[in-house]
c-di-GMP-I riboswitch aptamer from Xylanibacillus composti, 86 nucleotides, folded computationally.
Its Rfam family is "c-di-GMP-I riboswitch aptamer". Its family is annotated with cyclic-di-GMP binding in the Gene Ontology. From the family's description: GEMM was predicted in a large-scale screen for bacterial structured RNA regulatory elements.
Lineage of the source: Bacteria > Bacilli > Caryophanales > Paenibacillaceae > Xylanibacillus.
Its mean pLDDT, the model's own confidence on a scale to 100, is 82.

RNA sequence: UCAUCGAUACCGCAAACCUGUCGAAAGGCAGCGACGCAAAGCUACAGGGCCUUCCUUACGAUGUAAGAUGGCAGCCAGUUGCCGAA
Numbered sequence: 001u002c003a004u005c006g007a008u009a010c011c012g013c014a015a016a017c018c019u020g021u022c023g024a025a026a027g028g029c030a031g032c033g034a035c036g037c038a039a040a041g042c043u044a045c046a047g048g049g050c051c052u053u054c055c056u057u058a059c060g061a062u063g064u065a066a067g068a069u070g071g072c073a074g075c076c077a078g079u080u081g082c083c084g085a086a
Base pairs, nucleotide, nucleotide: 005084006083012037013036018031019030020029021028022027035074041079042078043077047076048075049072050071051070055067056066057065058064059063
């Protein structure tokens, strides 16, 4: 120095609930709050997976089913990176 790995320390992130707000929904943002996280940093048409259905299509139609162009990076993955005990 590289790969693997994750002791310690510094600096960080922030699940659920609740409040406000945007959205058809999933979900996002802000506040509150810490379940957890050594990548819980970044990447969402052109890897897999999952969630939703305004709308579209089909049908046996006050409905049901299917389908992202809408989302999720705190599911896997890809990529960059801090520290350095064993």